Small-subunit ribosomal RNA, 3' major domain from an uncultured bacterium, 472 nucleotides, folded computationally.
Rfam family: Bacterial small subunit ribosomal RNA. Rfam links the family to the GO terms ribosome and structural constituent of ribosome.

[in-house]
Context: one part of a larger RNA
């Protein structure tokens, strides 16, 4: 002066609690331990590791095994010789590569017009170096988690103590907040709170290749044409909310109420994380000290693991039915993407999908919303519930779908009847449900993750009590 205490007050948070769904129980799916394995590359390890690094492991990625093969090397700069570059065959091989044979003779400057010198690239030679995801994150930069978007950490004079240090920062009140008042031996300040930045709600002006018939006209009835920018919208620039006003309680700060308003007392998200704590994470993103390897721990190939499987965990998707499941029928979205591309109308095919290609470098074309609604049909059953699992047949994508890809259509139809102890998530457009879309990428293991709208609830007495934090 800290830190703790099953010490004492205060006060906070989906902390309890009230409620709504759900995990533990099945099926798969994904990760992780383990076990196996030639290798199943490495990292992550309560909280803060397990759909984490990975925003895609068939080659490649790939670092890991096996086998071949290379040693100035796959790349960098330097030096020396030959040669432009480059492009093509052929044979051997798993390929990596190894041999032969052939077609080229260029820019730029000297300029004796056939030579020299330079640039750039190729061979081949010597080293000097390359190269190392190899060790150490406990030698470190830079990033990054968490306590926490918790209201705290400090500093300069002064002042008080013999000195650590203490005072401000306590103390009364108030607020989400060390916010803000008020006292006060303190007076000021700085990081941090808010606030200045995005986006969402209102509105006004400014524009019309979207919208709209609102008014006219024509119409093939489709904003389709003429026409117009009124509204919709789109995108900039403004304005609009300040306890500003009115009751009311207070010394003040500020509470309570309540008009006006499209929004109220931080209007909702979102960016933004203060001194520090965890020798937290990361030497495999790069960056880097040191230490090790240099015919190999480096480098390039073919194939195989990185998808093994008695067996535990953790994350999640489908269910287990009638608030439902199937069958026709109909309507309503935002927000992405698209030229190595999205791909309409049309025809084929049960279907994946195919043919074929109109329009789009896109407010112009493309890129089915689905839950919901209406009408039937099942009648409680392992079912017309569930959809693993295997067989058969195909599609696409790619050099290649065996180890190892979606997906379609036939068959088959397992577990499963609502889940022990425990245990997670959420307070409003939340949760719960129910489609869309993007990165990543030929493809696709995505049920993941970011993002979008549709539908749309309960419940909060309260702070004993569990957690964790904050003052004294």
């Nucleotide at each position: 002066a800290g830190a703790c205490g099953g010490g004492g007050a205060c006060c906070c948070g989906c902390a309890c609690a009230a409620g709504c769904g759900g995990u533990g129980g099945a099926g798969c799916a994904u990760g992780u331990g383990g076990u196996u394995u030639a290798a199943u590359u490495c990292g992550a390890a309560g909280a803060u590791a397990c759909g984490c690094g990975a925003a895609a492991a068939a080659c490649c990625u790939u670092a890991c095994c096996u086998g071949g093969g290379c040693u100035u090397g796959a790349u960098a700069u330097c030096c020396u010789a030959a040669g432009a570059a480059u492009c093509c065959u052929a044979u051997a091989g798993a390929g990596a590569u190894a041999u032969a044979g052939g077609a080229g003779u260029g820019c730029u400057a000297g300029c004796u017009u056939g030579c020299u010198a330079g640039a750039a690239c190729u061979u081949a030679g010597a080293g000097a170096c390359a190269g190392g995801u190899g060790c150490u994150g406990c030698a470190c930069g830079g990033c990054u988690g968490u306590c926490g978007u918790c209201a705290g950490c400090u500093c300069g004079u002064g002042u008080c103590g013999u000195g650590a240090g203490a005072u401000g920062u306590u103390g009364g009140g108030u607020u989400a907040a060390g916010u803000c008042c008020c006292g006060c031996a303190a007076c000021g300040a700085g990081c941090g709170c808010a606030a200045c930045c995005c986006u969402c709600g209102u509105g006004u002006u400014u524009a019309g290749u979207u919208g709209c018939u609102a008014a006219c006209g024509g119409u093939u009835c489709g904003g389709c044409c003429g026409a117009g920018c009124a509204c919709u919208c789109u995108a900039a620039a403004c304005a609009g909310a300040c306890u500003g006003c009115c009751u009311u309680c207070g010394u003040a700060a500020g509470g309570a109420g309540g008009a006006g308003g499209a929004a109220g007392g931080u209007g909702g998200g979102g960016a933004c994380g203060a001194u520090g704590u965890c020798a937290a994470g990361u030497c495999a993103u790069c960056a880097u000290g040191g230490c090790c390897c240099u015919u190999a721990u480096g480098c390039c190939c073919a194939g195989g693991g990185c998808u093994a499987c008695a067996c535990a965990c953790g994350u999640g998707c489908u269910a287990c039915a009638a608030u439902g499941g199937c069958g026709u029928g109909u309507a309503c979205a935002g927000a992405g993407a698209g030229u190595c591309g999205c791909a309409a109308u049309a025809c084929c095919g049960c279907g994946a999908g195919g043919u074929g290609g109109a329009g789009c470098u896109a407010a112009u074309c493309u890129u089915u919303a689905a839950a919901a609604c209406a009408c039937g049909u099942c009648u409680c059953a392992g079912u017309u519930c569930g959809g693993a699992u295997u067989g058969g047949a195909g599609u696409c994508u790619g050099c290649a779908a065996c180890u190892c890809g979606a997906c379609u259509c036939c068959a088959u139809g397992a577990a499963g009847c609502u889940g022990g102890a425990a245990u997670c998530g959420c307070u409003a457009g939340u949760a719960a449900u129910c489609g869309u879309g993007a990165a990543u990428c030929a493809g696709c293991a995505a049920u993941g993750u970011c993002a979008c709208g549709g539908u749309g609830a309960a419940u909060a007495c309260g702070u004993u009590c569990c957690c964790g934090g904050g003052u004294c």